[in-house]
RNA sequence: UAAGACAAAGGCAAACCCGAGGUAACUCGGGGACGCAAAGCUACUGCUCCCUUUUUAAGUUUUUACUUUUAUUAAAUCUUAAAAGAGGGAGAGCAGGGUUACCAACA
Numbered sequence: 001u002a003a004g005a006c007a008a009a010g011g012c013a014a015a016c017c018c019g020a021g022g023u024a025a026c027u028c029g030g031g032g033a034c035g036c037a038a039a040g041c042u043a044c045u046g047c048u049c050c051c052u053u054u055u056u057a058a059g060u061u062u063u064u065a066c067u068u069u070u071a072u073u074a075a076a077u078c079u080u081a082a083a084a085g086a087g088g089g090a091g092a093g094c095a096g097g098g099u100u101a102c103c104a105a106c107a
Base pairs, nucleotide, nucleotide: 004103011036012035016031017030018029019028020027021026034093040099041098042097044096045095046094047091048090049089050088051087052086053085054084055083056081057080058079059078062076063075064074065073
């Protein structure tokens, strides 16, 4: 010095459970260990996820206009779905990048 062999010291903690926070993705604390040599830190790039909004389509409720009334039609409202755009957010244990770091053979 590091491409992770042998070993030692120590570290982190998935799922799940309990408590708390958040509309949500998810986060924090405790328990718990599937794993991890950066599973330390960082949203810079890609990606995934959540929320809001715009557009489109379908449907229904309600309201309004038209009408003698109903129906039709139009508009608004509501629900659902899909794709795209915009805005805000989550994930570092999705990958890459940046940055810091324990031990250590061969060389």
Predicted 3D model of a 107-nucleotide RNA (c-di-GMP-I-UAU riboswitch aptamer) from a Deltaproteobacteria bacterium. Rfam family: c-di-GMP-I-UAU riboswitch aptamer. For this family Rfam cites "Bioinformatic analysis of riboswitch structures uncovers variant classes with altered ligand specificity" (Weinberg et al., Proc Natl Acad Sci U S A, 2017). Clan: c-di-GMP_I riboswitch clan. The model forms 95% of the base pairs in the Rfam consensus. It was read from a public genome assembly, where an Rfam model found it. The prediction has a mean pLDDT of 79.